[in-house]
Context: one part of a larger RNA
RNA sequence: GCCUACGAGUUACGGUUAGUGGCGAGGUUAACCCGAGAGGGGUAGCCGGAGCGAAAGCGAGUCUGAACAGGGCGUUCAGUCGCUAGCUGUAGACCCGAAGCCGAGUGAUCUAGCCAUGGGCAGGUUGAAGCGGGGGUAAGACCCCGUGGAGGACCGAACCCACGUCAGUUGAAAAUGGCGGGGAGGACCUGUGGUUAGGGGCGAAAGACCAAUCAAACUCGGCGAUAGCUGGUUCUCCUCGAAAUGCAUUUAGGUGCAGCGUCAUGCGUUCAGUACCGGAGGUAGAGCACUGGAUGGGUUAGGGGGCCUACAAGCUUACCGACCCCAGCCAAACUCCGAAUUACGGUACUCCAGAGCAUGGCAGUGAGACCACGGGGGAUGAGCUUCGUUGGUCGAAAGGGAAACAGCCCAGAUCAUCAGCUAAGGCCCCAAAUUCAGGACUAAGUGGAAAACGAUGUGGAUUUGCACAGACAGCCAGGAGGUUGGCUUAGAAGCAGCCAUCCUUAAAAGAGUGCGUAACAGCUCACUGGUCGAGUGAAUCUGCGCGGACAAUUUAACGGGGCUCAAGUCCUGAGCCGAAGCUAUGGAUUUCAACACUUUGUGUUGGAGUGGUAGAGGAGCGUUGAUGGAGCGACUGAAGCGGCGGGAUAACCCGACGUGGAGUUCCAUCAAGUGAGAAUGUAGGC
Numbered sequence: 001g002c003c004u005a006c007g008a009g010u011u012a013c014g015g016u017u018a019g020u021g022g023c024g025a026g027g028u029u030a031a032c033c034c035g036a037g038a039g040g041g042g043u044a045g046c047c048g049g050a051g052c053g054a055a056a057g058c059g060a061g062u063c064u065g066a067a068c069a070g071g072g073c074g075u076u077c078a079g080u081c082g083c084u085a086g087c088u089g090u091a092g093a094c095c096c097g098a099a100g101c102c103g104a105g106u107g108a109u110c111u112a113g114c115c116a117u118g119g120g121c122a123g124g125u126u127g128a129a130g131c132g133g134g135g136g137u138a139a140g141a142c143c144c145c146g147u148g149g150a151g152g153a154c155c156g157a158a159c160c161c162a163c164g165u166c167a168g169u170u171g172a173a174a175a176u177g178g179c180g181g182g183g184a185g186g187a188c189c190u191g192u193g194g195u196u197a198g199g200g201g202c203g204a205a206a207g208a209c210c211a212a213u214c215a216a217a218c219u220c221g222g223c224g225a226u227a228g229c230u231g232g233u234u235c236u237c238c239u240c241g242a243a244a245u246g247c248a249u250u251u252a253g254g255u256g257c258a259g260c261g262u263c264a265u266g267c268g269u270u271c272a273g274u275a276c277c278g279g280a281g282g283u284a285g286a287g288c289a290c291u292g293g294a295u296g297g298g299u300u301a302g303g304g305g306g307c308c309u310a311c312a313a314g315c316u317u318a319c320c321g322a323c324c325c326c327a328g329c330c331a332a333a334c335u336c337c338g339a340a341u342u343a344c345g346g347u348a349c350u351c352c353a354g355a356g357c358a359u360g361g362c363a364g365u366g367a368g369a370c371c372a373c374g375g376g377g378g379a380u381g382a383g384c385u386u387c388g389u390u391g392g393u394c395g396a397a398a399g400g401g402a403a404a405c406a407g408c409c410c411a412g413a414u415c416a417u418c419a420g421c422u423a424a425g426g427c428c429c430c431a432a433a434u435u436c437a438g439g440a441c442u443a444a445g446u447g448g449a450a451a452a453c454g455a456u457g458u459g460g461a462u463u464u465g466c467a468c469a470g471a472c473a474g475c476c477a478g479g480a481g482g483u484u485g486g487c488u489u490a491g492a493a494g495c496a497g498c499c500a501u502c503c504u505u506a507a508a509a510g511a512g513u514g515c516g517u518a519a520c521a522g523c524u525c526a527c528u529g530g531u532c533g534a535g536u537g538a539a540u541c542u543g544c545g546c547g548g549a550c551a552a553u554u555u556a557a558c559g560g561g562g563c564u565c566a567a568g569u570c571c572u573g574a575g576c577c578g579a580a581g582c583u584a585u586g587g588a589u590u591u592c593a594a595c596a597c598u599u600u601g602u603g604u605u606g607g608a609g610u611g612g613u614a615g616a617g618g619a620g621c622g623u624u625g626a627u628g629g630a631g632c633g634a635c636u637g638a639a640g641c642g643g644c645g646g647g648a649u650a651a652c653c654c655g656a657c658g659u660g661g662a663g664u665u666c667c668a669u670c671a672a673g674u675g676a677g678a679a680u681g682u683a684g685g686c
Base pairs, nucleotide, nucleotide: 001686002685003684004683005682006681011091012090013089014088015087016086017085018084019083020082021081022080023079026047027046028045032041033040034039051058052057061073062072063071064070094232095231097229101222102221103220104219105218106217112196113195114194115193116192117191118190119189120188121186123155124154125153126151130147131146132145133144134143135142159183160182161181163180164179165178166177167176198214200210201209235620236619237618238617239616240615245258246257247256248255249254259365260364261362262361263360264359265358266357267356270355272350273349274348275347276346277345278344285337286335287334291331292330293329295327296326297325298324302320303319304317305316306315307314368394369393370392371391372390373388374387375386376385377384399410400409401408414587415586416585417584419583420582421581425577426576427575428561429560430559434574436573437572438571439570440569441568447563453547454546457544458543459542460541461540462539463538464537465536466535474531475530476529477528478527480504481503482502485499486498487497510525514523515522588610589609590608591607592606593605594604595603596602597601621675623672624671625670626669627668628667629666630665631664632663640659641658642657644655645654646653647652
């Protein structure tokens, strides 16, 4: 891991609601007694029949109160005892699961400390004190030689330890092996016997150790501790079908009440939509009349600076500046104004749908997600966060489209069909359907990612200058004189810089547009004539394109191929494809209405339905057993098992054959140890 078996809402006693049955202003017994049992007896008690008040108490009333007031609770409405079902309370209360707490005991054969009594430590090195001799001294101290054998001394086996590293890591081993390492006469190592016990021991202290277990051992018991937590919870079909919100919470992943679901009963259009009528409102927008913010100008108090000045005053100012005026702005907590929509009330119409309301039973939900719209926070960031009595989808929704893609677009799957029509989206090939028709644009593979900004890309529209009295571009020619203007400067001659920028000749020519020179020179431009012969400049708006454009496995920013009068983009049109949508034909089922029949119910016709998680309600299948009835079974074969065949909307049922060898089925009613795929489930097998 697989297979097989086992494996989870039970039971008792109360409460409450529903169904059903008995009796009914009443209903009913409990213990207990008699009886084989069935049954009979038993009236204590309980519930109902009257309430109100804290109570005394009064009573269809009573309490409060001074009250004959007002108000509160009552007075109207049948109960009670069984059975069955839903839910709930108390119990382990659907099942499995703690870490832990307490009690009584068992442990120091491991290990920690201690006690008693034993044992062990190759060999080598160093050479303390003391002592002897010699030297030395007044005597010492002291020095030398020898002797001696001290030391938690040195080196190093046994022995003890465990510092490094490699291996091992389902190991050879639940702590080891290899190679090195430390101690090795001591606070040394060790045998045997004994002792200290669980909030206790023992500890050269690491919360270490106390039998592979220690921040409180182990065993059994309290014990099925508790678990607002995790996991699991077993057959089928039918109807409806949520929530992820508000308030509160030692509350935030729990719970209570409300909201939303379902079922029963009652009311019956009260609901909803639309139209009209009625009033309410201060948002969007806008505005500046208030409250504030804020720009420029004008005017001008006041202030600063300067001049003047004994004081006072005066004059002045590219300074600051209130009020006022003009112009132009900003605001969630500004409003002189002010919608659309929405909400509320009334009337009418439409609609009959799993609309609405009330009472009661039973829930689940109370982590929501994204998209669009309106806001707050954030950076007018986030697949961010938080609101909306705004909407949608997912959640709980399959199908088609978006290549793939819960939340986007289309559309809500009762079943069957090798029938049809459409939606979104598509129609060259992959791949169903147009290489369809007409008119434009794009040349960038733009399409098939992106900004400020940049650009004689190209199409359209508009305005305007010049132009056959000849424009624009090119080519030919002129482009001069006063003058090298003045100043400055070493120089400054159109062309470093400053100032001025005139006059003349002219068809035209700047006291000079750029290059250039040390300065001149030189080239060129503006401007003019000629040649040529028809358009040529400038600007605004706009369509489609270009650059800006740089990332990590592989082209990889059209799904691919591939596409250019497109298979791209815009406009117009015709067709087709395309879904579980709609239609067609047939079947099933729920519910409503009408009708018929033999009432519960069945049938026919018609209308509307039949996606579904949590969940509510309904109807069934199967298993084991019990009671009653009816059957089957060994000559002809029960259950079980095997493959095969058939039937039913499902759980399932039936048949023949084989195997098997003795029990078993159906109907009615009843009772449950009643259904397995999941619980790191339990046991067995492989």